[in-house]
Context: one part of a larger RNA
RNA sequence: UUGGGUUUAAAGGGUCUGUAGGCGGGCUAAUAAGUCAGCGGUGAAAGUCUGUCGCUUAACGAUAGAAUUGCCGUUGAUACUGUUGGUCUUGAGUCAUUAUGAAGUGGUUAGAAUGAGUAGUGUAGCGGUGAAAUGCAUAGAUAUUACUCAGAAUACCGAUUGCGAAGGCAGAUCACUAAUAAUGUACUGACGCUGAGGGACGAAAGCGUGGGGAGCGAACAGGAUUAGAUACCCUGGUAGUCCACGCAGUAAACGAUGGUCACUAGCUGUUCGGACCAAUUGCGGUUUGAGUGGCUAAGCGAAAGUGAUAAGUGACCCACCUGGGGAGUACGUUCGCAAGAAUGAAACUC
Numbered sequence: 001u002u003g004g005g006u007u008u009a010a011a012g013g014g015u016c017u018g019u020a021g022g023c024g025g026g027c028u029a030a031u032a033a034g035u036c037a038g039c040g041g042u043g044a045a046a047g048u049c050u051g052u053c054g055c056u057u058a059a060c061g062a063u064a065g066a067a068u069u070g071c072c073g074u075u076g077a078u079a080c081u082g083u084u085g086g087u088c089u090u091g092a093g094u095c096a097u098u099a100u101g102a103a104g105u106g107g108u109u110a111g112a113a114u115g116a117g118u119a120g121u122g123u124a125g126c127g128g129u130g131a132a133a134u135g136c137a138u139a140g141a142u143a144u145u146a147c148u149c150a151g152a153a154u155a156c157c158g159a160u161u162g163c164g165a166a167g168g169c170a171g172a173u174c175a176c177u178a179a180u181a182a183u184g185u186a187c188u189g190a191c192g193c194u195g196a197g198g199g200a201c202g203a204a205a206g207c208g209u210g211g212g213g214a215g216c217g218a219a220c221a222g223g224a225u226u227a228g229a230u231a232c233c234c235u236g237g238u239a240g241u242c243c244a245c246g247c248a249g250u251a252a253a254c255g256a257u258g259g260u261c262a263c264u265a266g267c268u269g270u271u272c273g274g275a276c277c278a279a280u281u282g283c284g285g286u287u288u289g290a291g292u293g294g295c296u297a298a299g300c301g302a303a304a305g306u307g308a309u310a311a312g313u314g315a316c317c318c319a320c321c322u323g324g325g326g327a328g329u330a331c332g333u334u335c336g337c338a339a340g341a342a343u344g345a346a347a348c349u350c
Base pairs, nucleotide, nucleotide: 004321005320006319007304008303012318014201015200016199017198021194022193023192025088026087027086028085029084030083031082033081034080035077036076037075038074039073040072041071042070048066049065050064051063052062053061054060091191092188093187094186095184096183097182098181099180100179103177104176105175106174107173108172109171110154114150115149116148117147118146119145120144121143125136126135162169163168206247207246208245209244210243211242215241216240220236221235222234223233258317259316260315261314262313263312266295267294268293269292270291271290272289273288274287275286276285277284299306300305323350324349325348332343333342334341335340
């Protein structure tokens, strides 16, 4: 390399968009590039294979044929692929209507809690733990009442619930924006799928500038525990956590399962729609579409399991794997303010 694979053994890119490329629906006509057939030319000799012959045989040699799977030209065939023209509606999209949701961005706003300030009541403890101590408190704490201020997060509802490409998203409300689903005797008419490079987004921590800072809390300090205790527990506490703008670009970024399409028994929940029937005091039944769960037949699988949301049966495109360690290291390059990220070996060793 071929082959074989990628939930858990090595292996699915964090996600989407999209360039080149690869692949691509039904009918019809033309063409004849691919494809197929005939013929011609060429495909040196030696070598190879087959027949015959020559050295006594063999090796060796001679001769004839084949092979030389290729390339070029030419004449045809037209099912399939391609190209060009026409056409269709089921793929894809548009429009209309009806819905849906913690989808996004910006503004306004609410209550509980926490902490702080001021004032009142009130007196000796509070706090914390396995037990304590550090700590706070007669300069009046803890507790409690009233008012005020601050920042952050939104109890209940709340759910294998919903939405989003993923990351992720949860008080209420307004504005703007996007999406999805169903239905349609509407419209376009293959406009599609995937996608190397490229681009955009991308939790937390981290970085830069400027704000903010209640609670929590790396580092740090103290108290305990302990043989020790650079920890677990306790009292404090800086960065950070929050906001704006910029950078960074990684995660067990997980369903450890790439995307799209088609097909292949059932049963049962739930979310959002449609249709029909029934009932209109509370409610139901059948069917159909899109999601989201559980169980299972066949099948698949090393098994665990999976099983129409496939890990089944097929098609197309991309990514990735090839024994363990060395090592996601070194070197080089690109990116970054840095931290570092991306790409990514070998010697050696088992």
Model confidence (mean pLDDT): 88 of 100.
This is a predicted structure of a 350-nucleotide part of an RNA (small-subunit ribosomal RNA, central domain) from Mesonia sp. HuA40.
Rfam family: Bacterial small subunit ribosomal RNA. Its family is annotated with structural constituent of ribosome and ribosome in the Gene Ontology.
The organism belongs to Mesonia, within Bacteria.